[in-house]
This record gives sequence, structure tokens and C1' cells, in this order.
RNA sequence: GCGCCAGUGGUUGAGUGGUACAAUAGACCCCUGCCACGGGUCUGGCCCGAGUUCGAUUCUCGGCUGGCGCA
Repeated sequence: GCGCCAGUGGUUGAGUGGUACAAUAGACCCCUGCCACGGGUCUGGCCCGAGUUCGAUUCUCGGCUGGCGCA
């Protein structure tokens, strides 16, 4: 330098052209004599920019970061 893959709450992972889901975490509450376990409510996210579209996290292009391969 070229190619391929990935980027989603604090963390890990799923997801799809139509208001993004789960686990874990944090706060509060219930349960218990206390703790633990268990249950409930809430908090918090689509790497950046442009394009296509009525509508983009999803499709296209470029960029950035990481990984792998080739030179």
C1' cells in the first nucleotide's frame, strides 16, 4: 500500500428499511430477624460524515478505530 471482517448503554451479545432486545451492572422497592438468593420498577446505546428513501441502526460511498491476510 491492497483486500476481508467487525464497530449497538458501564460490560457482553442479538437484531432489523418503520419508536432497538436480552443478560449483566447501577438506583429504588418487595421478600427475610439480617445477609444471600429470588421478584418488580426505573436509568442508560446503534463509531463519524454524506447519499438513496416518505422513513436508515439496517442499503451505498467516504473516513476513523480494531482484528486477520497478502505484498

Transfer RNA from a Candidatus Woesearchaeota archaeon, 71 nucleotides, folded computationally. Its Rfam family is "tRNA". By type it is a transfer RNA. Model confidence (mean pLDDT): 81 of 100. NCBI's taxonomy places the organism under Archaea, Nanobdellati, Candidatus Woesearchaeota.